[in-house]
């Protein structure tokens, strides 16, 4: 130092639902709460979902720029060391 990851240590983050607040909205924040996670830290590059103010269309449709990194994959940085 690459890869690898344990019923190990130290620590972290926190789904589901509750409450408050922003926001058409998908979802975000922020107390509370843990299904869970070895990058569940970070970036919407490629895929993929989702959402529809706005635009277009008028045929209740179509379309990110918008939102998700806890869906894949890619990039990046990073604690600890049993086999």
């Nucleotide at each position: 130092c690459u890869g690898c990851g344990a019923u190990a240590a130290u620590g972290g983050c926190a789904a589901a639902c509750u409450c408050a607040g922003u926001g058409a909205g998908a979802a975000c924040u922020g107390a509370g709460g843990a299904c869970g996670c070895a990058a569940a830290g970070c970036c919407a590059c490629g895929g993929g979902u989702c959402u529809u103010a706005c635009a277009c269309g008028u045929g209740u449709g179509u379309g990110a720029a918008g939102a998700c990194a806890g869906c894949c994959g890619g990039g990046u940085u990073a604690u600890c060391g049993a086999a």
The prediction has a mean pLDDT of 88. Predicted 3D model of an 83-nucleotide RNA (c-di-GMP-I riboswitch aptamer) from Desulfosporosinus hippei DSM 8344. Of the family's consensus pairs, 95% are formed in the model. It was read from a public genome assembly, where an Rfam model found it.